[in-house]
Context: one part of a larger RNA
Molecule: small-subunit ribosomal RNA, 5' domain
Organism: uncultured bacterium
């Protein structure tokens, strides 16, 4: 000097981009934040059309005529429950916790697995038996649970078949990294599938291969403390057996005594890693807001089940704190998701608007969802831009401040004239973001931006003037108040205190105050 997610005094006009709980991972009223699919499936209600049906009334010459209501089928729309399929492992949040293969590079995997999605092969043939919805009923204050009946599916479950696949057993070949890996072959055993439909299509098994995603494994590199020197029994390693997509003390029996350690084990403390940022000429130090990637967490602590994929933030069980409801028997809940409140703190914003775009989820679509995002609000927190007027203008004016009383100085500064219109006001036109065959579709926003007119009007302040360091007089104080980063000033002529006059710096900021280099 430079940098900040600052923060404090003091001032503040305007726009453009950003950025905003670093502190208590403290506790949360409220209301959103993950739902879709009727082209998977039965029943049901709402309302519109149709076919059927004929009741009350009305007339009636008592024969009838008219009249159209409840029902009943059906077809369209359509609601909300419910089985069922995807999706709720994604995206948001947060940094507790971890010194670790966690995280960064680099590599292996002949030890893995992979819904969706691409390409390529091969196939769906005959069948059975439940169940939720419902209705009836029981218990219960509630949540909620139980009992009988009935019904349906792309739910569930037996055969059939079996090119290939996958078990065990063989044979040739070919090749490696040690178990081995590939390829070709014989004869066994075991596995399958659903259908909708607007007739475009979409879907279903199954098999290889590609992609995307995960798992796991190995080299190297990651902070302080030796005032921490020894640690370790599932401990290090073998054999089997279990487990896992897989390998493995991963687990479990038996055996064997190993295994790490001044090249720093173990403990202690700290701390999420990186790309990056920020400083420096670099080397280096420094830090990990926002933005990416990766890890970990979901009130605390365990557990597993469903799934391709979780040991699962807005699932599921059990404990522990807490809040809350309660008929006292029993229940309900997690904002480190966006808003927002209490609280802590020096300190950090709106219960805002919309899916128009960009992306996600379902769906054949259309469309639904979408506090992800996109936008406005609030904040000089931060960068970056205008602007607060230009040009003349000396009687060098009033005041104002000094003063040797002669000036000097504020000072071209003002008045004063002539001008401009950026920002400002007020009208009027009015965007691109819009992509889908056309056509419609913009929250932002009547914003930006363009013309019109008005009109110098409404927009300058903070800090410092002893040296270091750019800028000096006058009063007042009188070692007092008081100032001070460091030398250090003030005790009666203070350019160090306090005003004031002027100077000088930076400027919508300016000074402090922290913390890094």
């Nucleotide at each position: 000097g430079g940098a900040c997610g600052a923060a404090c005094g003091c001032u503040g006009g305007c726009g453009g981009c950003g950025u905003g709980c670093u502190u208590a991972a403290c506790a949360c009223a409220u209301g959103c934040a993950a739902g879709u699919c009727g082209a998977g499936c039965g029943a049901g209600g709402a309302c519109a059309g149709a076919u059927u049906g004929g009741a009350a009334g009305a007339c009636u010459u008592c024969g009838g005529u008219u009249g159209g209501a409840a029902g009943a089928u059906u077809u369209g729309u359509u609601c909300g429950a419910g089985c069922g399929g995807c999706g709720g492992a994604c995206g948001g949040g947060u940094g507790a916790g971890u010194a670790a293969c966690g995280c960064g590079u680099g590599a292996g995997c002949a030890a893995u697995c992979u819904g969706u999605c691409c390409c390529a092969g091969a196939c769906a043939g005959g069948g059975g038996g439940a169940u939720a919805c419902c209705a009836c009923u029981u218990g219960g204050a509630a949540a909620c649970a139980g009992g009988u009946g009935c019904u349906a599916a792309u739910a569930c479950c037996g055969c059939a078949u079996a090119a290939g696949a996958c078990c065990a057993c063989g044979a040739a070949g070919c090749g490696g990294c040690a178990u081995c890996g590939c390829u070709u072959u014989g004869a066994g055993g075991u596995a399958a599938a659903a259908g909708a439909u607007u007739u475009a299509u979409c879907g279903g098994u199954u098999u290889g291969g590609g992609g995307u995603g995960a798992g796991c494994u190995c080299g190297c590199g990651u902070c302080c403390c030796a005032u921490u020197a020894g640690a370790u029994a599932g401990u290090u390693g073998g054999u089997g057996a279990g487990g896992u997509a897989a390998c493995g003390g991963c687990c479990c029996a038996c055996c064997a005594a190993g295994u790490c350690g001044a090249c720093g084990a173990u403990g202690g403390g700290u701390a999420g890693c990186c790309g990056a940022c920020c400083u420096g000429a670099g080397a280096g130090g420094g830090u990990g807001a926002u933005c990416g990637g990766c890890c970990a967490c979901a009130u605390u602590g365990g557990a597993a089940c469903u799934g391709a994929g979780a040991c699962a933030c807005g699932g599921u069980c059990c404990a522990g704190a807490c809040u809350c409801c309660u008929a006292c028997g029993g229940g309900a809940g997690g904002c480190a998701g966006c808003a927002g409140u209490g609280g802590g703190g020096a300190a950090u914003a709106u219960u805002g608007g919309g899916c128009a775009a960009u992306g996600g989820g379902c769906g054949a679509a259309a469309g639904c969802c979408u506090g992800a995002c996109c936008c406005a609000g609030c904040a000089a927190c931060g960068c970056c831009g205008c602007g607060u007027g230009a040009a003349g203008g000396a009687a060098g004016a009033a005041g104002g401040u000094u003063u040797u009383c002669g000036g000097a100085u504020u000072g071209u500064a003002a008045a004063c004239u002539u001008c401009u219109g950026u920002c400002c006001u007020u009208g009027g036109u009015g965007a691109c973001g819009a992509a889908c065959g056309c056509a419609a579709u913009g929250a932002c926003g009547g914003u930006a931006a363009c013309c019109a007119a008005g009109g110098a009007g409404g927009a300058a302040g903070c800090c410092c003037c002893g040296g270091c360091u750019a800028a000096c007089u006058a009063c007042g104080u009188g070692c007092c108040a008081g100032c001070a980063g460091c030398c250090g000033c003030g005790g009666u002529a203070a350019u160090a205190c306090g005003u004031a006059g002027g100077u000088g710096g930076c400027a919508a900021g300016c000074g402090u105050u922290g913390u890094c280099c």